[in-house]
Context: one part of a larger RNA
RNA sequence: GGAUGAACACUGGCGGCAUGUUUAACACAUGCAAGUCGGAUGGGAAUGGUGUUUCUAGUGGUAAACUGGUGAGUAACACUUAAGAACCUGCCCUUGGGAUGGGAACAACAGCUGGAAAUGGCUGCUAAUACCUCGUAGGCUGUGGAGCAAAAGGUGGAAUCCAUCCGAGGAGGGGCUCACGUCUGAUUAGCUAGAUGGUGAGGCAAUAACUUACCAAGGCGAUGAUCAGUAAUUGCUCCGAGAGGAUGAUCACCAACAUUGGGACUGAGACACGACCCAAACUCCUCCGGGAUGCAGCAGUGGGGAAUUUUUUGCAAUAGGUGAAAGCCUGAUGGAGCAAUACCGCAUGGAGGUAAAAGGCCUACGGGUCGUGAACUUUUUUUCCCAGAGAAGAAACAAUGACGGUUUCUAGGGAAUAAGCAUCAGCUAACUCUGUGCCAACAGCCGCAGUAAUACAGAGGAUGCAAGCGUUAUUU
Numbered sequence: 001g002g003a004u005g006a007a008c009a010c011u012g013g014c015g016g017c018a019u020g021u022u023u024a025a026c027a028c029a030u031g032c033a034a035g036u037c038g039g040a041u042g043g044g045a046a047u048g049g050u051g052u053u054u055c056u057a058g059u060g061g062u063a064a065a066c067u068g069g070u071g072a073g074u075a076a077c078a079c080u081u082a083a084g085a086a087c088c089u090g091c092c093c094u095u096g097g098g099a100u101g102g103g104a105a106c107a108a109c110a111g112c113u114g115g116a117a118a119u120g121g122c123u124g125c126u127a128a129u130a131c132c133u134c135g136u137a138g139g140c141u142g143u144g145g146a147g148c149a150a151a152a153g154g155u156g157g158a159a160u161c162c163a164u165c166c167g168a169g170g171a172g173g174g175g176c177u178c179a180c181g182u183c184u185g186a187u188u189a190g191c192u193a194g195a196u197g198g199u200g201a202g203g204c205a206a207u208a209a210c211u212u213a214c215c216a217a218g219g220c221g222a223u224g225a226u227c228a229g230u231a232a233u234u235g236c237u238c239c240g241a242g243a244g245g246a247u248g249a250u251c252a253c254c255a256a257c258a259u260u261g262g263g264a265c266u267g268a269g270a271c272a273c274g275a276c277c278c279a280a281a282c283u284c285c286u287c288c289g290g291g292a293u294g295c296a297g298c299a300g301u302g303g304g305g306a307a308u309u310u311u312u313u314g315c316a317a318u319a320g321g322u323g324a325a326a327g328c329c330u331g332a333u334g335g336a337g338c339a340a341u342a343c344c345g346c347a348u349g350g351a352g353g354u355a356a357a358a359g360g361c362c363u364a365c366g367g368g369u370c371g372u373g374a375a376c377u378u379u380u381u382u383u384c385c386c387a388g389a390g391a392a393g394a395a396a397c398a399a400u401g402a403c404g405g406u407u408u409c410u411a412g413g414g415a416a417u418a419a420g421c422a423u424c425a426g427c428u429a430a431c432u433c434u435g436u437g438c439c440a441a442c443a444g445c446c447g448c449a450g451u452a453a454u455a456c457a458g459a460g461g462a463u464g465c466a467a468g469c470g471u472u473a474u475u476u
Stems, first nucleotide, its partner, number of pairs: 001476004006472003010468001013346004018341001019339002021304001026302003030299003035062003040059002043056004069257002079181001081179001083177002087174003092170007101133003109124006139148003153162002183229003190220003196216007234252002237246003259280005283292003310336001312335003318332001319330004349379004359370004384413002387410003393403001420465005426445002431460005442447001
C1' cells in the first nucleotide's frame, strides 16, 4: 500500500447494487414454515326445493427423504481429481404383454364405558383403487424337471382420458470399491486380538470379518503407525509481477447434524429438523394417578458480546407438492422495511465580481493573509417541494402485478434542502502566534515537554481524503 460479514469516536444529502449473531450447536413466549386429492371410498353436515350445489372428521392414495437452517462432530474414501464392478431405483421416457373368478374384515358411525387431561376400552353395522384367496404368465430359481410370485378401477351420454399389474431398455438419483492429494506435534515409537488372511455357514439391493465356527500367524509403522491437539471439504475469496502466503461470510456442489445418547418402524428412498419408541437434562400442565415440548426453518424474545435487521407483503413471476382439471398449499422465493456495513454513481451550485469592504490572524506597523472567498449581478434545477400522465416485468386468445401509483416522462416553484474528519518535527503532503514550563500532556518508530515547544493545549492558516474520515482488530 491492498483487503474485511468488521467494531468504536466524530459527522452525515440522494440513488443503484450487494451484505447483515463471526460470540452461547445458549434457553426460548407468540404466530406462521407440508400439504393435497370427493374424478378411490362409506358416512355425516349445510343450503333449501332437486342442482353438473358446497364442506369434510374417518378409511385410502401420494408428498412430507425435496425445499429451508447450522458448523457441533469428523484428519476420514469426509472431500477434490481420476477410475471401477458385485448393486438398487417411486415419479419420468421408450417398448412388449396383461387385468379371470371369489371372499373375509377394520375405521368412520351407533350403544355402553375408564380418565382431570393427554388419550383410551368393550359390543354391533359398513364401503373401496384398503386386505386376502383361486386361476393365468416371454419373469426368477444351475433352465431339464419341478416349484414360486400380479393386477383396480374412476370420470364421461360416448369417443376418449386418467389410473393399475408383469417384463426389457433408458434418463436422472443413490449404495459400494479403489489410485493420487488433503493441518500441527517425536517433550507421542511402537500399535493391533475381529485385529490380518483362509475354509464353511449366515446376512445384505450388492462386494466384504459385515457377523459367526474352526484354522493359520499375520497386518500397520521414521516414506511417521499409534496417540494428542486443531479443523467440515471444495469451487472460490484476499494479498502478490510471480513463486507463494492467508482464508473457507454471501453464491454453488458435496458430506454431517437437528436439546444429549441409543433404537428401529413405514417406505423406491430415512434409521427421518417441524414422524415414532427408550433413557437423560431442562421447561410447562396436573384433580398428584399421570401427561406435554424441542426455532442450528421465517420473524421475534431473553442472555452472552465491541457487534449484526421487521413478530412486514404477495403467491403476480420462478419453482416445488398434490389434483383429470379449476384450484389449494409453499416464511422456498419475489418484494418492501431497518443499518454509510461494503462497492459504484450523483449532489451540496455555474459564470462574472476589488473600495482587495467589515472582521479574524500575523506583522519589521509599511503591510501581508483568510480572499473571488463572501456580499452583489446574472443564470441553471441534478437533487428537493408540489401537481399531472403513467409503464415493462404477463408467458398463453382473453383474464391474471405483491412490488406500486414504483421506475420513467411533463408542467410549476425557488440556490433553494445538503460538509465533515484527520493531520501539519522527521519518516510524510502541510507553520505561525498565544498558553504551559520534565508539569499537564503527546507518541506507530525515533522521540517531544526543565520560560522563546513548527512535536503538549487553544487560535489563525495550511495539507490530505471526502459522505465520509480517523482509530482499533485481523491478514497479505
The part of an RNA shown here (small-subunit ribosomal RNA, 5' domain) has 476 nucleotides and comes from Pellacalyx yunnanensis. Its mean pLDDT, the model's own confidence on a scale to 100, is 85. Its Rfam family is "Bacterial small subunit ribosomal RNA".